[in-house]
The part of an RNA shown here (large-subunit ribosomal RNA, domain IV) has 326 nucleotides and comes from a Cryomorphaceae bacterium. Model confidence (mean pLDDT): 87 of 100. The sequence was found in a public genome assembly.
Context: one part of a larger RNA
RNA sequence: UUCGUGGCUAAGGAACUAGGCAAAAUAGUCCUGUAACUUCGGGAGAAAGGACGCUUACGCAAGUAAGCCGCAGUAAAUAGGCCCAGGCGACUGUUUAUCAAAAACACAUGGCUUUGCUAAAUCGAAAGAUGAUGUAUAAGGCCUGACACCUGCCCGGUGCCGGAAGGUUAAAAGGAGGGCUUAGCUUCGGCGAAGGUCUGAAUUGAAGCCCCGGUAAACGGCGGCCGUAACUAUAACGGUCCUAAGGUAGCGAAAUUCCUUGUCGGGUAAGUUCCGACCUGCACGAAUGGUGUAACGAUCUGGGCACUGUCUCAGCCACGAGCUCG
Numbered sequence: 001u002u003c004g005u006g007g008c009u010a011a012g013g014a015a016c017u018a019g020g021c022a023a024a025a026u027a028g029u030c031c032u033g034u035a036a037c038u039u040c041g042g043g044a045g046a047a048a049g050g051a052c053g054c055u056u057a058c059g060c061a062a063g064u065a066a067g068c069c070g071c072a073g074u075a076a077a078u079a080g081g082c083c084c085a086g087g088c089g090a091c092u093g094u095u096u097a098u099c100a101a102a103a104a105c106a107c108a109u110g111g112c113u114u115u116g117c118u119a120a121a122u123c124g125a126a127a128g129a130u131g132a133u134g135u136a137u138a139a140g141g142c143c144u145g146a147c148a149c150c151u152g153c154c155c156g157g158u159g160c161c162g163g164a165a166g167g168u169u170a171a172a173a174g175g176a177g178g179g180c181u182u183a184g185c186u187u188c189g190g191c192g193a194a195g196g197u198c199u200g201a202a203u204u205g206a207a208g209c210c211c212c213g214g215u216a217a218a219c220g221g222c223g224g225c226c227g228u229a230a231c232u233a234u235a236a237c238g239g240u241c242c243u244a245a246g247g248u249a250g251c252g253a254a255a256u257u258c259c260u261u262g263u264c265g266g267g268u269a270a271g272u273u274c275c276g277a278c279c280u281g282c283a284c285g286a287a288u289g290g291u292g293u294a295a296c297g298a299u300c301u302g303g304g305c306a307c308u309g310u311c312u313c314a315g316c317c318a319c320g321a322g323c324u325c326g
Stems, first nucleotide, its partner, number of pairs: 002321008011312002015310001020307001028052005037042001039146001053068006069073001081305007088297002093105002110143006121130003147292004152222003157219002159215005166210003172204002177199005184191002223241005250284001251281001262278005
C1' cells in the first nucleotide's frame, strides 16, 4: 500500500443509488392506550406513551413506604422498525436439488361432461390389475379458483349430442354381357353347344359423409360508412351496406395505451414513476371469467416517520489475508 471482517466518527441526514442495496434504528416484561376499514373473527404487539436498579422497614405474599448511587437500572448478552396508498394472488401450502419462490402451480368453491357396475377411465399381447373390497352425496376428464355482486348476444364455421326420409358409399351377394378354348356346322369368310377358364353391367348392400335439429361455465366470435339539434361542438335521432351475431354490465393511458412524459388534479422547490379522474379501449370485458374486497405475502410499485458513513467526504482503530523485507 491492496483486500476482507469488525468498531467509532464533527455538521448534515438518502443529497447515494436502478432501488435506502448494505448498515443503523426498533427490541424484553408490566401498565395505559389504540384509527380507517372489516367477512365482526380481525386489523392489533396497530399507532402513541409510561415503569423497570439497590438498601431498610412492614407484610404470608402481592406489594407499600422511606432512603441510596450512577451518564445510563430488561445498566452486559439474547429479543418487532413503523405508517400511508396502489397492483397481483383470497388465504396456509407447492415449485425450477445446483442463477428464477413469483403475479407461476395447488387450493376450498362453482360449472360442464362421461360412467348403472364385468362402470367409465387407465396399464397390459393376454391372463389380470388399478378404479374399489368403492356404487351417481360415487369414480374419471376438462375449465374456473375464498367471499360479495354478477356472468350479456351469436349455433354461420369447428367439435360434441340426437335424428333417420332422401343422396353418396366398402367388403360381400348378384351374374346381363364379353374374351380364350373346341365337339360340331359351314357359302370355307366364319358361326359355335356343353364344359373349363379369364372377366364382368344392372340390382341388393352398414357406419360415415351430405342432410335435419340441439348445444357456448364446448373450441371460438362479438362491424363499416354517411347525415342530423336555434353560437360552436357533440349527436339522443335517421339513412345505408354487411354479418351467425355486432361487445351488454362493469372496468379503462390498465401487468393491457402505439402515438405518450395523452390531458386535468394531488403529492415535490422541481415527479418519463406513483395516486385520483377523463375516455380518443392502436389492441379491456364477463368461469381462456368481469368488477370489488377484510385478512394474508422473504411478492411488486409509489410516498412518509424514525434511523443511520448509502452519500457530501472522508478519517481513525482492531484483527486476518496478500505483498515487501528478513